The prediction has a mean pLDDT of 79.
c-di-AMP riboswitch aptamer (ydaO/yuaA leader) from a Chloroflexota bacterium, 138 nucleotides, folded computationally.
It matches the Rfam family "c-di-AMP riboswitch aptamer (ydaO/yuaA leader)". Its family is annotated with regulation of gene expression and cyclic-di-AMP binding in the Gene Ontology.
It was read from a public genome assembly, where an Rfam model found it.
The organism belongs to Chloroflexota, within Bacteria.

[in-house]
RNA sequence: CGGAAGAUGACGCCGAGUCCAUCGCAGGUGCGAUGGAGCGGGGGAACCAGUUUCUGGGGUGAGUCCGGCGCAAGCCGGUAGGGUAGCUUUCAAGCCCGAACCCGUCAGCUAACCUCGUAGGCAGUAGGAAGCCGUUCC
Numbered sequence: 001c002g003g004a005a006g007a008u009g010a011c012g013c014c015g016a017g018u019c020c021a022u023c024g025c026a027g028g029u030g031c032g033a034u035g036g037a038g039c040g041g042g043g044g045a046a047c048c049a050g051u052u053u054c055u056g057g058g059g060u061g062a063g064u065c066c067g068g069c070g071c072a073a074g075c076c077g078g079u080a081g082g083g084u085a086g087c088u089u090u091c092a093a094g095c096c097c098g099a100a101c102c103c104g105u106c107a108g109c110u111a112a113c114c115u116c117g118u119a120g121g122c123a124g125u126a127g128g129a130a131g132c133c134g135u136u137c138c
Base pairs, nucleotide, nucleotide: 002138003137004136005135006133012122013121014120018037019036020035021034022033023032024031025030038118039117040116041115042114043113048108056106057103058102059101060100065078066077067076068075069074081097082096083095084094086132087131088130089129090128091127093125
């Protein structure tokens, strides 16, 4: 490199939330500051779209909507949608989530341009089809 195989097996999850350099502190693999790369978000022309402003409007996110109980706070049930083990797509089952926060009267899309974030939280699933591939054989 090519072919064949699929028993052996790649070492965790949600999320953008990772990595590098320099300096300082620490002296148990770390913490902080600054800068950069990568990834993610917001604002922002023309053209196009759009007419609707207290019933305010808008953003991140899977987290939207419906019904019941309740004076309310809230509680219960369901639901659009989301997650689930080598990786990607797909089929089906089981399990889980279906929140929270922010802007501040204001924002459609949007090239140039401007700007922000780089957290936090967790622990268990076995399968069919196709492909990839750290594995095995030639």